[in-house]
RNA sequence: UUCAUCCAGAGCAGUGGAGGGAAUGGCCCGAUGAAACUGCGGCAACCCUUGCGUAUGCAAAACGGUGCCAAUUCCUUUAGGCAAAGACCUAUAAGAUGAA
Repeated sequence: UUCAUCCAGAGCAGUGGAGGGAAUGGCCCGAUGAAACUGCGGCAACCCUUGCGUAUGCAAAACGGUGCCAAUUCCUUUAGGCAAAGACCUAUAAGAUGAA
C1' cells in the first nucleotide's frame, strides 16, 4: 500500500505500585490494586488443514502461526437523514487485527 473483518465470544493467580481505555471532546475503569511482565486457563476461527463445489463459496476441525479475553472499535470526530432529542439511521475518516 491492497483486500477482508470489527453490535457475538472469552480471566484467574503471582510480581509490580499509579496509571489506563490510540488521538480530540465526553464518559468510564483503577489502592476492593492501573500499566507492564510471568504462569496457567479460555474465546474466536484470519492463515494453516480436510471435504464438497465451476466459483470469489459452503461445511468441518482446532495440532500449528497470529489475534483477543470491561463497556459496540466504550461513545464521538467528516458528510447527510429523521421537526427537536437520541447509547437513532446511512456513508466515510481515524484506529485495531489478519492475509498478501
Predicted 3D model of a 100-nucleotide RNA (SAM riboswitch aptamer (S box leader)) from a bovine gut metagenome. Model confidence (mean pLDDT): 83 of 100. Rfam family: SAM riboswitch aptamer (S box leader). From the family's description: The SAM riboswitch is found upstream of a number of genes which code for proteins involved in methionine or cysteine biosynthesis in Gram-positive bacteria. RNAcentral holds the sequence, with entries from MGnify.